[in-house]
Transfer RNA from a Clostridia bacterium, 73 nucleotides, folded computationally. Model confidence (mean pLDDT): 81 of 100. Its Rfam family is "tRNA". It is annotated as a transfer RNA. Gene Ontology term of the family: triplet codon-amino acid adaptor activity.
RNA sequence: GCUGAUAUAGCUCAGUUGGCAGAGCACGUCAUUGGUAAUGACGAGGUCAUGAGUUCGAAUCUCAUUAUCAGCU
Repeated sequence: GCUGAUAUAGCUCAGUUGGCAGAGCACGUCAUUGGUAAUGACGAGGUCAUGAGUUCGAAUCUCAUUAUCAGCU
């Protein structure tokens, strides 16, 4: 230098042919206990890497950029 993959909650990851953004763990409150742990109920938490484009409508399609990983020279 070229090619490919990945980027979504604090962490690990789902989310298909474009139409409400989710799960587990962690966190907060409550219940339970003599007190913890464990368990149960409820809750909070997101500019879907960044910027444009297409579309009535984009996490999803297109282009560019950034970061990480892998391969080739």